[in-house]
Molecule: c-di-GMP-I riboswitch aptamer
Organism: Faecalibacterium gallinarum
C1' cells in the first nucleotide's frame, strides 16, 4: 500500500439464558455467562429489510368503565443485507 487470508501468535468482541434498572414495547444498558464471530469495530442523518404501536387517526363495543380490532414511525435493530469509514495479525 494490497485486504485473495494456508498455518501460527498476541490479544479482541461476547448469542443463549440470567440479576438489577430504563422504556408502552420492541429493545437498550451493567453484572454473570460463552453460542459463536477475521472486522460479531463505527455509521439507522447512504439504500433497504425486519421488529414495536406510545402518540394520533378510522372502526366496534358501554359486558367487570375505557376496552377491542387496523393503520401509522419520528421508537427500536449493523450478531440484519448492501453500502461508507477505521483497525490488529500474518503474508506479499
Nucleotide at each position: 500500500c494490497c485486504g485473495g487470508c494456508a498455518g501460527u501468535u498476541u490479544g479482541c468482541c461476547a448469542a443463549a439464558c440470567u440479576u438489577g434498572u430504563c422504556g408502552a414495547a420492541a429493545g437498550a444498558c451493567a453484572g454473570g455467562g460463552a453460542c459463536g464471530g477475521a472486522a460479531a469495530g463505527c455509521c439507522c442523518a447512504g439504500g433497504u429489510g425486519u421488529c414495536u404501536a406510545a402518540c394520533c387517526g378510522a372502526a366496534u363495543g358501554u359486558g367487570u368503565u375505557u376496552a377491542u380490532u387496523c393503520g401509522c414511525a419520528g421508537g427500536a435493530u449493523c450478531g440484519a443485507c448492501c453500502g461508507g469509514c477505521u483497525g490488529c495479525g500474518g503474508g506479499g